[in-house]
Molecule: transfer RNA
Organism: Candidatus Adlerbacteria bacterium RIFCSPLOWO2_01_FULL_51_16
RNA sequence: GCGGAUAUAGUUUAGUGGUAGAAUGACUGCUUCCCAAGCAGUAGGCGGGAGUUCGAUUCUCCCUAUCCGCA
Numbered sequence: 001g002c003g004g005a006u007a008u009a010g011u012u013u014a015g016u017g018g019u020a021g022a023a024u025g026a027c028u029g030c031u032u033c034c035c036a037a038g039c040a041g042u043a044g045g046c047g048g049g050a051g052u053u054c055g056a057u058u059c060u061c062c063c064u065a066u067c068c069g070c071a
Base pairs, nucleotide, nucleotide: 001070002069003068004067005066006065007064010024011023012022013021018054026042027041028040029039030038047063048062049061050060051059
């Protein structure tokens, strides 16, 4: 330099053109003499930009980061 893959919550991940779920973690409450455990609830997310579309996390292009291969 060329090609390919991946990017979703603090972390690990599911998902699919129509308002994104789970686990774990955080916080609050209940329970308990206290802690732990348990139960209930709350907040928290689609890497950045542009395009297509009525509508983009999803499709296309570019950029960024990581990984793999070729030279």